c-di-GMP-I riboswitch aptamer from a marine sediment metagenome, 78 nucleotides, folded computationally. The model forms 95% of the base pairs in the Rfam consensus. The sequence is in RNAcentral, with records from MGnify. Model confidence (mean pLDDT): 81 of 100.
[in-house]
RNA sequence: GAUAACGGCAAAGCCGCCUAAAGGCUGCGACGCAAAGCUACGGGUCCGAGAACAUCUCCAGACCGCCGGGCUGCCGAA
Numbered sequence: 001g002a003u004a005a006c007g008g009c010a011a012a013g014c015c016g017c018c019u020a021a022a023g024g025c026u027g028c029g030a031c032g033c034a035a036a037g038c039u040a041c042g043g044g045u046c047c048g049a050g051a052a053c054a055u056c057u058c059c060a061g062a063c064c065g066c067c068g069g070g071c072u073g074c075c076g077a078a
Base pairs, nucleotide, nucleotide: 001075008033009032013028014027016025017024018023031065037071038070039069041068042067043066044063045062046061048058049057050056051055
């Protein structure tokens, strides 16, 4: 970071499976993505639990395709 190249990922939805749930995995599917690669470190959101229940907290979990940080990385015109 360009109407370039080689490639990559895959939202919603649908089938099946796992989970208490959030959510995850396989396949189909492409809305999008230059880090939509990795990382729950800070914030945030979701599920769950508890309490003094308009709210607060966190023994346990999820999301990095919400934002930021950290690590790594393909190609490259002017």